[in-house]
RNA sequence: ACGAACCUCUGGAGAGAUCCAAAUAAUGGACACCGAAGGAGCAAACCCUCAAUGGGCGAAACUCUCAGGUAUAAGGGACAGAGGAGUUUAA
Repeated sequence: ACGAACCUCUGGAGAGAUCCAAAUAAUGGACACCGAAGGAGCAAACCCUCAAUGGGCGAAACUCUCAGGUAUAAGGGACAGAGGAGUUUAA
């Protein structure tokens, strides 16, 4: 010098205007879908063991789809840009 969590602003995808319940939005149920909140799973390397086809550790935008979501609007939204903030650690 750079830099975490966190804050503000901006951008930000995908998927049923499905059916039923008196009923359009909400709500509940059914079936069908989406992946980019969150969550879960694992490769190589490395480590353990005399050894291994065993065990440990182990990433994601990959995979799963628990959760969440599936017309406009609103809300949410990984990630990105800009501006702040500034613990701890490393060099």

Glycine riboswitch aptamer from Psychrilyobacter sp. S5, 91 nucleotides, folded computationally. The RNAcentral record of the sequence draws on Rfam. The source organism's lineage runs through Bacteria, Fusobacteriati, Fusobacteriota, Fusobacteriia and Psychrilyobacter. Its Rfam family is "Glycine riboswitch aptamer". The family has 44 seed sequences and 9,425 matches in Rfam 15.1. Gene Ontology term of the family: glycine biosynthetic process.